[in-house]
Two RNAs folded together computationally: RNase P RNA and transfer RNA, 461 nucleotides in total.

Formats: sequence, C1' cells, structure tokens
RNA sequence: ACUACAAACCGUGCUAUCGUCUUUUCGACUUGAGCGAAAGGAAGGAAAGUCCGGACAGCAUAGGGCAACACACCACCUAACGGGUGGGCUUCCGCAAGGAAGACAGACAGUGCCACAGAAAAUAACCGCCCCGCUUCGGUGAGGUAAGGGUGAAAAUGUAGGGUAAGAGCCUACGGUACAGGCAGGCAACUGCUUAUGCGGGUAAACCUUGUGUGCUGAAAUGCCAUGUAUACGGUCGAUCGAGGGCGGCUCGCCCGAUGACCGAGGGUAGGCAGAUACAGGUGGCGUGUGAACGUCAUCGCAGAUAAAUGGUAGCAAUCUCUUCCCCUCCCGCUCUAGGCAGGAGGGGAAGAGAUACAGAAUCCGGCUUACAGGUUUGUAGUUUUU
RNA sequence: GGCUCCGUAGCUCAACUGAAUAGAGCAUUUGACUACGAAUCAAAAGGUUUCUGGUUUGAAUCCAGACGGAGUCA
Repeated sequence: ACUACAAACCGUGCUAUCGUCUUUUCGACUUGAGCGAAAGGAAGGAAAGUCCGGACAGCAUAGGGCAACACACCACCUAACGGGUGGGCUUCCGCAAGGAAGACAGACAGUGCCACAGAAAAUAACCGCCCCGCUUCGGUGAGGUAAGGGUGAAAAUGUAGGGUAAGAGCCUACGGUACAGGCAGGCAACUGCUUAUGCGGGUAAACCUUGUGUGCUGAAAUGCCAUGUAUACGGUCGAUCGAGGGCGGCUCGCCCGAUGACCGAGGGUAGGCAGAUACAGGUGGCGUGUGAACGUCAUCGCAGAUAAAUGGUAGCAAUCUCUUCCCCUCCCGCUCUAGGCAGGAGGGGAAGAGAUACAGAAUCCGGCUUACAGGUUUGUAGUUUUU
Repeated sequence: GGCUCCGUAGCUCAACUGAAUAGAGCAUUUGACUACGAAUCAAAAGGUUUCUGGUUUGAAUCCAGACGGAGUCA
C1' cells in the first nucleotide's frame, strides 16, 4: 500500500427558479371559510417490520380462582422489557495468548416417543463364557453371567487390582459425575479443599412439572361541540320475585339497570375541535462508574399532515464507475543493435459519459430485527514492496 | 393505522400427531392403437416443500427471523 472480516460514525452540498404543507404577524372584507403579503419551520438511521416493553386513554381508581400466554445462571442499568452492561458456567476454534456461540430450571414427579438395523431402545441373554441334569458324546433342557462380539445416532460409570464356577461397583485404589453437609473466597451465580451417600440412556424448540410475571382493548382508544332523523312500525322478553348490560374463555364476586333490552325492516348524519407534538427532549462541558448508565451546569426549541405536504427543472461542486487520449517506469518478442514497431503490467494527468443507495413521519417514547450505493476511523488476519 | 391467516410439481390438492426414495388428479413428453386425429392403454420426466438459520440421530412437519400474498376492523 492492497484485500477480507468486525465495530463505530457519516450517509451529498451550494445557488437560481417554479411549486407543496404548516406557525406567527399584517392587510381587504361585518364575521367565518377562503384570498394576498412578509418572516420562520418541514423526514430517518433505519421514519420500515409491527417483533418486545412502556407512557397515555377507556372498561370496577381492575378484584379472587381455573384456563391461557410469556419468560427461566447471577448482579446491575432502566419508567419497563424477552432489551443492554459486567460477571459465572457449558460447548466449539486455537500450540498458546485469546476469541466465538449458548431457547443456560427440571428427564430421581408422571405419561409418551426413540424409524431401519439389532437378542434387547429400558425392570436388556442372539453369539459367547460358566455350572447342573440327561446323553446315542453330535447335542439337548433348566439356570447364572453385562467381561468379550456384532447392530445402531444412542447399549447400562472409565482404568488397574482383588474376588468368583464364570462374572459383575460385588469389593478396593485413582478418576468422572450428581446431590447433601462443613471450611475458605465472592453481594450473588459460582469456584477451591474436604466428608458422607449414590450412579440403569436420550428427547421438555413432545405433553408436562416447578418458579416468576401478565386483567382486556388500542389513537379507527377516548372526550367534547355541531348537523340531521322516526320517542314512529312489526315481533320477543321484562319492570325490584328484575329482562339485559358492564370489550378475549369459564366461574365467583362487584356495579349499572326501566323515558328498558334484543331482533326485523327502515330513516338520518358521515363535519369540526381536543387527544397531538415540551419531553424517560436534543447538543456541548464537567464529575461518578470497568461498563450499560446516572448526576450537574450551560444552551437550543427541532415536521405535525388527515387521503395525507418536504418535490420538479437548470447550473456549479463533491464522491465513485466506465471509455478514449497523452506521459513515465518495468517485462517480453521482432528487426539492419543507432533507433523503431507490437503486446502486457503498474503509476500520474486531461476530456467525455453515467451513477449517487436503502428508503417517506401518521399518538409518543425505549429497544430488537431487517434493508442499505459510497465514504471515514479503529482493530484483527493475509499478501506484496521498500528500509 | 391495528389484528388474523396462508405459502408443497406448470395448475388444483394430500402427507402437518417428526422416520429417511414427498404422493394423487389434470396438463407435458414418448410409445402402442388408427389411413389420420380424438378418446383409450402403457411408460417417463417434472420438487432446494417461498428463503435463511436453529433444535433433533433425523425437519415439508417443531422454533426464530426474512420475503410474498389474502382476509378483517369505523
């Protein structure tokens, strides 16, 4: 210097002109709608997917049980989280230093499943080994045995010694592993040492069990104003001994409830305001902490549409890609070895053309995930050149 | 804007309670039959089960994410 990977950050700029939405002020009009003028503001790192968590609103200021759903090592951060930070353990990669990943409670609660192969897939005798009975000496019957063989993804705690008819955690030693007690370290998960006991598989992204948490519905929530109509018609039920209702299922409980509820067939409206943009707000400095974050000071005000606005055109600049031309260096070939010609590689310059991604706020906020032309910085690995 | 569901051969559907070569009908191709064609008969081909990753001995099926499509709510 180049290439690859990872992380963080940026993610086109300026001018002119024509427009779009909105805020404030002014002007004309009696007011409103609307119009005109001036000044100001106008998308993102993901505004996306809607995957989590909250704020906020309504329904009992949201109650009990069952069911359902979600999560699952520890501590901390946080409004909260299935998010983040730091640590522990396990697995994998690496000689090591170190790095990466983990849906990381339970298979000693119970049920189920484990194809094919294999004797057997979980209270294991096919071959083999041993003992006993019978024997025509070829075998045969009953039993013991998980050390050996073979099958499989998986076969009953590993090695050595003792022991035995043959064997076996049957016994012993050293290991592995699980649980419990003690001591030491640590807030804790956990780690180290030690004592005693046990060891007959896997699967919970199978049912399930344990622990913890969650009430449900979402801005088309919700509140208010205006406009308009049919307190009519038909049917069913009911009026305190109560129909029915109270936004996921069942049930208990609580509350509302007569100018009633439901069904049918119809009539009418379909506009506006609030919610709604000042907050877990942004930026910078300092301090605390390993860190996520927190505290404090200063400063800033930064979209608010409702069928939905932020765009078009021209010029200049920036970055990248391609093409053409010129110059320099190196390599190889041809020739008459002075030079010239053709080809390849690298570097520099000029001109022209093209491209500039992913993507568009819709109540707001914190995360996660996914998409992304190009550029900058840092780290790791590899290659080449020079010193 | 919110919620729910689906994706298997060219088309319509099975297999969704994990078990190893994913099956059926129509369509396509080849052959037979016929003077020729249709129908019929026989056979063949056609699949990264939308994509990516994970759990498992084993995934169309279970789990997570992405992509595409449909339905519904005033």